[in-house]
């Protein structure tokens, strides 16, 4: 110097190829009330991300296109 794949709540993750359709899904956590002698487990409910950054295209972008960040692999 090329090339690919990764980056969504606090953590891990669906969705992304083919643009739409509840409030961007699920769980672990955390929170509130139930139970409980108390805590745990267990039942019900709640908060919490505008998708890594900027931009462009569109009637609408987590998806597409561009540039750029930081991680990983290769190849030179």
């Nucleotide at each position: 110097g090329g090339g690919c794949c990764c980056a969504u709540g606090g953590u891990c993750u669906a969705a992304c190829c083919c643009g739409g359709a509840u409030u961007a899904u699920g769980a672990c956590a955390c929170u509130u009330g139930g139970c409980u002698u108390c805590g745990g487990a267990c039942c019900a409910g709640g908060a919490g991300a505008u998708u890594g950054c900027g931009g462009g295209u569109u009637c609408a972008a987590a998806u597409c296109c561009c540039g750029u960040u930081g991680g990983g692999c290769c190849c030179a």